[in-house]
Context: one part of a larger RNA
Molecule: large-subunit ribosomal RNA, domain IV
Organism: uncultured Candidatus Micrarchaeota archaeon
RNA sequence: CUCUGGCAAGGGAAAUCGGCAAGAUAGCCCCGUAACUUUGGGAAAAGGGGUGCCUACACUUCUCUAAAGAAGCGAUUCGAUAGGGACCUGUAGGUUGCAAUAACUAGGGGACGUCGACUGUUUAGCAAAAACACAAGUAACUGCAAGUCGGAAACGAUAAGUACAGUUGCUGACGCCUGCUCACUGGCAGUAUCUUAAGCGGGGUUUCAACCUCGUGAAGGACUGCUGAAGAGCGGGAGUAACUCUGACUCUCUUAAGGUAGCGUAAUACCUCGCCGCUUAAUUGGCGGCUUGCAUGAAUGGCGUAACGAGCGUCCUACUGUCCCUGCUAGAGACCUG
Numbered sequence: 001c002u003c004u005g006g007c008a009a010g011g012g013a014a015a016u017c018g019g020c021a022a023g024a025u026a027g028c029c030c031c032g033u034a035a036c037u038u039u040g041g042g043a044a045a046a047g048g049g050g051u052g053c054c055u056a057c058a059c060u061u062c063u064c065u066a067a068a069g070a071a072g073c074g075a076u077u078c079g080a081u082a083g084g085g086a087c088c089u090g091u092a093g094g095u096u097g098c099a100a101u102a103a104c105u106a107g108g109g110g111a112c113g114u115c116g117a118c119u120g121u122u123u124a125g126c127a128a129a130a131a132c133a134c135a136a137g138u139a140a141c142u143g144c145a146a147g148u149c150g151g152a153a154a155c156g157a158u159a160a161g162u163a164c165a166g167u168u169g170c171u172g173a174c175g176c177c178u179g180c181u182c183a184c185u186g187g188c189a190g191u192a193u194c195u196u197a198a199g200c201g202g203g204g205u206u207u208c209a210a211c212c213u214c215g216u217g218a219a220g221g222a223c224u225g226c227u228g229a230a231g232a233g234c235g236g237g238a239g240u241a242a243c244u245c246u247g248a249c250u251c252u253c254u255u256a257a258g259g260u261a262g263c264g265u266a267a268u269a270c271c272u273c274g275c276c277g278c279u280u281a282a283u284u285g286g287c288g289g290c291u292u293g294c295a296u297g298a299a300u301g302g303c304g305u306a307a308c309g310a311g312c313g314u315c316c317u318a319c320u321g322u323c324c325c326u327g328c329u330a331g332a333g334a335c336c337u338g
Base pairs, nucleotide, nucleotide: 001333002332003331004330005329006328007327008326010324011323014322019319027051028050029049030048031047036041038173052095053094054093055092056091057090058089061086062085063084064083065082066081069078070077071076108317109316110315111314112313113312114311115309116308120132121131136171137170138169139168140167141166142165147158148157149156150155174304175303176302177301179234180233181232184231185230186227187226188225189224190223193222194221195220199216200215201214202213203212204211235253236252237251238250239249262296263293274290275289276288277287278286279285
């Protein structure tokens, strides 16, 4: 020096991307317990108190009685030692109760936010998550000799089920909601007419076949509608209010329709460390507002949300060798000698 442990005055996160790691907390009994809440929870919230008693022995400190003896004229004082009692700590044994944590065992706590409702699942061997799943919502197909799936087929699965069922897609508890657009793409329905293959029929040519041509004519397409919890999409330019600013209002171009409710510098904001407030001595952080959103936005769901989370961000408290700033120590290596 390396690894694994232990201890550390004073300070207490100043270390660091970040309290990573390590302290600290810890069981049981009693008291007590906030916001919020889906009234179940939150909750072991938080925060306090207790964790023995008896006997014996040893020890510490003290006390009571007796007391040889010593000092003193005396009163009295001191007092080896012996016995009793109390206290401290420890050891051993016993005992009661639901419960008595010296070992082992054994939550650190609180506040705010983000994402995902939750328990669960996952990259066997770098990722456990905000990803997947989920209950629930919604759409499509399907009346059974169905629909979907496997198979060349026979046949099989769903299913010894039958629409309160099965399959498939999307969303993802719950609460409040889910706006506008069918022009494009897709799906569904319809269709007088148009287009249109083979076949069939007629005609032409030809000895026959081939060939040419006309008619008939399915699906599909054209065409007409519907359909967004289908794929998707959801504007620009001027002017205008008695300071200024702003623009409820007006004009105009244009589209299929021009983004509604919400939320918003966001897991989305380029400019950006936006601006204001709180937090700090100081904050590119966090939280709360504002918000013209480079390029938010409603089941590719929008916004909230108690509970939950080895998720992610921030703060406070406790605690500490993370650090100031290192030191000591045990073991194993390294190292030296054989």